[in-house]
RNA sequence: GACUUAUUAGCUCAGUUGGCAGAGCAUUGGAUUCCAGACCCAAAAGUCGCGCGUUCGAAUCGCGUAUAGGUCA
Numbered sequence: 001g002a003c004u005u006a007u008u009a010g011c012u013c014a015g016u017u018g019g020c021a022g023a024g025c026a027u028u029g030g031a032u033u034c035c036a037g038a039c040c041c042a043a044a045a046g047u048c049g050c051g052c053g054u055u056c057g058a059a060u061c062g063c064g065u066a067u068a069g070g071u072c073a
Base pairs, nucleotide, nucleotide: 001072002071003070004069005068006067007066010025011024012023013022019056027043028042029041030040049065050064051063052062053061
């Protein structure tokens, strides 16, 4: 330098041909307990790496770009 994969909640990851962004763990509150843990209920937490474009509508499609991994030179 070329090609390629990944980037989504604090962490690990889903998201099935473009149509309301989710789960588990963690956190917070409640219930339970003498207290705590476990179990149960609920809540909060997202510019979907970033920018531009296509579209009525983009996490999803196109272009550019950043970071990390891989293959080749």
Description
This is a predicted structure of a 73-nucleotide RNA (transfer RNA) from Triparma strigata. Its Rfam family is "tRNA". By type it is a transfer RNA. The sequence is in RNAcentral, with records from Rfam. The organism belongs to Triparma, within Eukaryota.